RNA sequence: CCGUGCACGUGGGGCGCUAGGGGUGCCCUGUUCCCGAAAUCCUCUUCAUGCGGGACGCUUGCCCCGCCCGAGGGCGGUCGAGUUUCGGGUCAGCGCCGGACCACCCGGUGAUGAAACACAGGUCUCACGCGGCGGAGCGGCCGUGAAUCGGGUCAGAUCCGGAAGGAAGCAGCCCUAAGCGACUCGCUUCGGGUGCUGUGGGAUCGCCUGUGUGGAGUCGGGUGCCCGGGACGCGCCGUGGUUCGAUCCGUUCGACGGCGGGGCGCACGG
Numbered sequence: 001c002c003g004u005g006c007a008c009g010u011g012g013g014g015c016g017c018u019a020g021g022g023g024u025g026c027c028c029u030g031u032u033c034c035c036g037a038a039a040u041c042c043u044c045u046u047c048a049u050g051c052g053g054g055a056c057g058c059u060u061g062c063c064c065c066g067c068c069c070g071a072g073g074g075c076g077g078u079c080g081a082g083u084u085u086c087g088g089g090u091c092a093g094c095g096c097c098g099g100a101c102c103a104c105c106c107g108g109u110g111a112u113g114a115a116a117c118a119c120a121g122g123u124c125u126c127a128c129g130c131g132g133c134g135g136a137g138c139g140g141c142c143g144u145g146a147a148u149c150g151g152g153u154c155a156g157a158u159c160c161g162g163a164a165g166g167a168a169g170c171a172g173c174c175c176u177a178a179g180c181g182a183c184u185c186g187c188u189u190c191g192g193g194u195g196c197u198g199u200g201g202g203a204u205c206g207c208c209u210g211u212g213u214g215g216a217g218u219c220g221g222g223u224g225c226c227c228g229g230g231a232c233g234c235g236c237c238g239u240g241g242u243u244c245g246a247u248c249c250g251u252u253c254g255a256c257g258g259c260g261g262g263g264c265g266c267a268c269g270g
Stems, first nucleotide, its partner, number of pairs: 001270006008057003011029005019045005033054004061264008072253006078246007086238003090235001093234003096229004102224008116213008124202006130195002133191007142181003150175004158167003
């Protein structure tokens, strides 16, 4: 001087987790290794600065100590804002309830006549009638309706008779009973938010209709105003919780950077 091996270095910090340390996680900072596993976690241990497997560097670069600066984070307080629990008091704040009247606005209606007044009716109620509707019952009329146990007539067929003639009688047809059906009619009865019905009463606040007087407003809604009520809600005050923020205060940890001082390998081979 070169190579190899060991040591050393290839970041640090805050939060969180943890018995404690480290990592994965989140965050801050630095020009500064790769792969694998790891938050129901992975790993180490009595002060430790990860575990497993690789790569690179290794005398002007690295390491240690002290001081300064200070990014950033944590904790607590203060202030501000949002939200919320509990308590308090207030009606001389608002919302809410009741009453009264006036002003305005909107809409309806009114000289084809408003309000008000008078009269007469209706609406309300009772009794007795009439009509009508609905229900029920009875009757009448029409139709249908009997294999046999209703009637009439009885083809065919059957029976009696020598014959003449007579007898019973199924099917069919006709009529009818019980029953069934339909339309309409008559009678009785029950019922009603039945009726531009009748008679006689009752009631008289409201509403509706008509006539007359009258001669311009009246009705409804909204806003405002006045009087009264009341602690239900909001506004107000206070004690707490929670969230966010602050160029604020205290405290804690603290990267990067600066200054000063100190230290620097071991073994083997050529």
Predicted 3D model of a 270-nucleotide RNA (Bacterial large signal recognition particle RNA) from an Acidimicrobiia bacterium. Model confidence (mean pLDDT): 76 of 100. NCBI's taxonomy places the organism under Bacteria, Bacillati, Actinomycetota, Acidimicrobiia. Rfam family: Bacterial large signal recognition particle RNA. Rfam's curators write: The signal recognition particle (SRP) is a universally conserved ribonucleoprotein involved in the co-translational targeting of proteins to membranes. Clan: SRP clan. Its family is annotated with signal recognition particle, plasma membrane targeting and SRP-dependent cotranslational protein targeting to membrane, signal sequence recognition in the Gene Ontology. The gene name in the source record is ffs.